The RNA shown here (transfer RNA) has 74 nucleotides and comes from a Microcaldota archaeon. Rfam family: tRNA. The family's RNA type in Rfam is transfer RNA. Rfam describes the family as follows. Transfer RNA (tRNA) molecules are approximately 80 nucleotides in length. The coordinates come from a structure-prediction model, not an experiment, and the mean pLDDT is 82. The RNAcentral record of the sequence draws on ENA. The organism belongs to Microcaldota, within Archaea.

[in-house]
RNA sequence: GCGGCCGUAGUCCAGCCUGGCUAGGACGUCAGAUUGCCAAUCUGGAGACCCGGGUUCAAAUCCCGGCGGCCGCA
Numbered sequence: 001g002c003g004g005c006c007g008u009a010g011u012c013c014a015g016c017c018u019g020g021c022u023a024g025g026a027c028g029u030c031a032g033a034u035u036g037c038c039a040a041u042c043u044g045g046a047g048a049c050c051c052g053g054g055u056u057c058a059a060a061u062c063c064c065g066g067c068g069g070c071c072g073c074a
Stems, first nucleotide, its partner, number of pairs: 001073007010027004020057001029045005050066005
């Protein structure tokens, strides 16, 4: 330099192909319940679509450009 794949909460992952419910789950975290204390368990809360633009009534999803990561070729 060329090609492919990927980027969603603190961490890991689903959803993307085929646009439309308030973007969902696990762990973690915070509060409460329980306990003599801790752990475990139960209930509840906060927290995310890499950046910019385009298409559309509507974009995490489609298109374009960037940035970053991984793999392959040179």